[in-house]
Context: one part of a larger RNA
RNA sequence: GCCAACGAGUUAUGGUGUGCGGCAAGGUUAAGGAGCUGGAGCUCCGGAGCCGUAGGGAAACCGAGCCUUAAUAGGGCAGAAGUCGUAUGCUGUAGACCCGAAACCGGGUGACCUAUCCAUGUGCAGGUUGAAGUGUCCGUAAAAGGACAUGGAGGACCGAACCCAUAUCUGUUGAAAAAGGUUGGGAUGACGUGUGGAUAGCGGUGAAAUUCCAAUCGAACCCGGAGAUAGCUGGUUCUCCCCGAAAUAGCUUUGGGGCUAGCCUCGUAUUGAGAUGCCUGGAGGUAGAGCACUGAAUGUUCUAGGGGCCUUCACCGGUUACCAAAAACUAUCAAACUCCGAAUGCCAGAGCAUCAUAUACGGGAGUCAGACCACGUGAGAUAAGUUUCGUGGUCGAAAGGGAAACAGCCCAGACCGCCGGCUAAGGUCCCAAAAUACAGACUAAGUGGAAAAGGAUGUGGGAUUGCACAGACAGCUAGGAUGUUGGCUCAGAAGCAGCCAUUCAUUCAAAGAGUGCGUAAUAGCUCACUAGUCGAGUGAUCCUGCGCCGAAGAUGAACGGGGCUAAAGUCUGUUACCGAAGCCGCGGAUACGUAAGUAUGGUAGGGGAGCAUCCUAUAGGGAGCGAAGCAGUUUCGUAAGGAACUGUGGACCGUAUAGGAGAGAGAAUGUUGGC
Numbered sequence: 001g002c003c004a005a006c007g008a009g010u011u012a013u014g015g016u017g018u019g020c021g022g023c024a025a026g027g028u029u030a031a032g033g034a035g036c037u038g039g040a041g042c043u044c045c046g047g048a049g050c051c052g053u054a055g056g057g058a059a060a061c062c063g064a065g066c067c068u069u070a071a072u073a074g075g076g077c078a079g080a081a082g083u084c085g086u087a088u089g090c091u092g093u094a095g096a097c098c099c100g101a102a103a104c105c106g107g108g109u110g111a112c113c114u115a116u117c118c119a120u121g122u123g124c125a126g127g128u129u130g131a132a133g134u135g136u137c138c139g140u141a142a143a144a145g146g147a148c149a150u151g152g153a154g155g156a157c158c159g160a161a162c163c164c165a166u167a168u169c170u171g172u173u174g175a176a177a178a179a180g181g182u183u184g185g186g187a188u189g190a191c192g193u194g195u196g197g198a199u200a201g202c203g204g205u206g207a208a209a210u211u212c213c214a215a216u217c218g219a220a221c222c223c224g225g226a227g228a229u230a231g232c233u234g235g236u237u238c239u240c241c242c243c244g245a246a247a248u249a250g251c252u253u254u255g256g257g258g259c260u261a262g263c264c265u266c267g268u269a270u271u272g273a274g275a276u277g278c279c280u281g282g283a284g285g286u287a288g289a290g291c292a293c294u295g296a297a298u299g300u301u302c303u304a305g306g307g308g309c310c311u312u313c314a315c316c317g318g319u320u321a322c323c324a325a326a327a328a329c330u331a332u333c334a335a336a337c338u339c340c341g342a343a344u345g346c347c348a349g350a351g352c353a354u355c356a357u358a359u360a361c362g363g364g365a366g367u368c369a370g371a372c373c374a375c376g377u378g379a380g381a382u383a384a385g386u387u388u389c390g391u392g393g394u395c396g397a398a399a400g401g402g403a404a405a406c407a408g409c410c411c412a413g414a415c416c417g418c419c420g421g422c423u424a425a426g427g428u429c430c431c432a433a434a435a436u437a438c439a440g441a442c443u444a445a446g447u448g449g450a451a452a453a454g455g456a457u458g459u460g461g462g463a464u465u466g467c468a469c470a471g472a473c474a475g476c477u478a479g480g481a482u483g484u485u486g487g488c489u490c491a492g493a494a495g496c497a498g499c500c501a502u503u504c505a506u507u508c509a510a511a512g513a514g515u516g517c518g519u520a521a522u523a524g525c526u527c528a529c530u531a532g533u534c535g536a537g538u539g540a541u542c543c544u545g546c547g548c549c550g551a552a553g554a555u556g557a558a559c560g561g562g563g564c565u566a567a568a569g570u571c572u573g574u575u576a577c578c579g580a581a582g583c584c585g586c587g588g589a590u591a592c593g594u595a596a597g598u599a600u601g602g603u604a605g606g607g608g609a610g611c612a613u614c615c616u617a618u619a620g621g622g623a624g625c626g627a628a629g630c631a632g633u634u635u636c637g638u639a640a641g642g643a644a645c646u647g648u649g650g651a652c653c654g655u656a657u658a659g660g661a662g663a664g665a666g667a668a669u670g671u672u673g674g675c
Stems, first nucleotide, its partner, number of pairs: 001675006011094013026051003032045005055062002065077004097235002100232001104225006115199009124189001126158003129154001133150006162186003167182004201217001203213002210219001238610006248261005262367002264364007274355005279349004288340001289338002294334003299329003303324001305323002307320004370395007378387002400411003415588004420584003426578003429562003435575001437574006448564001454549002458546010475533005481506003486500003512527001516525002589600004611664001613661007621653002629648008
């Protein structure tokens, strides 16, 4: 892992509903007793007790009424159906659907491991060092001191046994639930070790690490309380039919849990109250707008007040490119501003149209983590697949078609069957069903098939305007002069470093007191401007369609792919076709309905109807001419399921009705067995 078997809403009692049954202003017996009996049985007795028959009030109390109150003002409650069984829903108390803690408490068992202690034994190769003391000698007044011997001390030295465990390698489903190899520390000591004994869990022991107390230790192990508790996780077994949610509010030592309400379901009653649209009448202060209030805020004018300067002993006075209230004009802003003010939405209403709900009471729930999308706000950074609200949609609980793939987007809501038809979104060259469709235009970028500020003689359309056959634009030829080197400045300044200027005037077809390059300054080249040549368009600005650049990222990809260019791209228009579980057609099922007809997606959840298993009772059957079980084939039913035949098997088993349950397995890191 697979297969098989086992495996989870039970039972007792109280309450409260519903179905059915008995009796009914009543209903019913409990313990117990008696009889009968195959009986944990049946029948009879037993009226104790319980519920009901009267309520109201806190009560006294009153009573078909009572209470409140000064009040017969008003209001509140009440004003004749129960009760006993039985089945079933839910609920209280019990383990109460099943499995699951870590823990808590009680009583015991453990110091053969290990910690410390007690008693009594035992072990430590070999080598080294050479303390005190002692002796002799030297030395001294005597000492001290010294030398040499002797001696044999030490938590002394080196190093086996023994004890330990520093580093590293191997091992890591190991040879081993802590070892092996190499290396290392102690090795006469606070040493190692044998045997016997002591200390026990709210405890012991501890050269102290919460360390050890039998591979277990922040409180051992075993049994018991015990089915502890678990607002938590997991699991919870046959079928079909009807309806079908919620992820919100308030409260909560509450936030992943509850309670009440909301939303679902079932029953009863009222019955058509209800919904949408039209119409009529209302309340309102949002969007927008505005500046009349409250604030913010631009400039100017005017002018209090203040500052500066001048004047002055002081007062007065003068002045001001300073600050500036109020006022006037002017340009603005506001969720907590409003002189104004919609659209929607909301409330009410007779009528009409369309639909089919609505309300009250009662039984049963589930839900209280929501997600994305569009629109309106807040928070955030006018970030987030972010977060908080509001309105709507979808998902949730919704399959089908489209979006390559893709809960929340677009289309559309699947009762079942059909090798029939029409459409939606979206598509029609091939993959791949349907147009290589038609008409007109655009794009050259594979733009299409990702992106901004910004940039550009890309290209199409539109508008305005300048110049132009009296010859434009571009090119070519020629001129581009004179006063003058204008004046100033300056070393120089001559069109061209800089400053000044009514930047003038002359000759001209035209030529600036000079557009740029250039020189130290001149020179030189060039431009404006003009003529000739040429011969028809040429400049500028604005609006707009489609394109271009801007464009660097982490595995390999920015049409799904192939591939596409008068398109298979983009825009405008037109026709046809394809395309879904939508709609239609035909057949069938179920529910509601007299019918016509309508309806039948579904999680949590509510309601209804059934199938199967085992047992009991009664009735009636099958079976050695072959029961059950097992296997195969065929067949019936909308499903759970049922039946027949054949083989195997070798002794029990169906059917009908009623009753009763240890009553259905795929999941629980389920339990046991097998492979």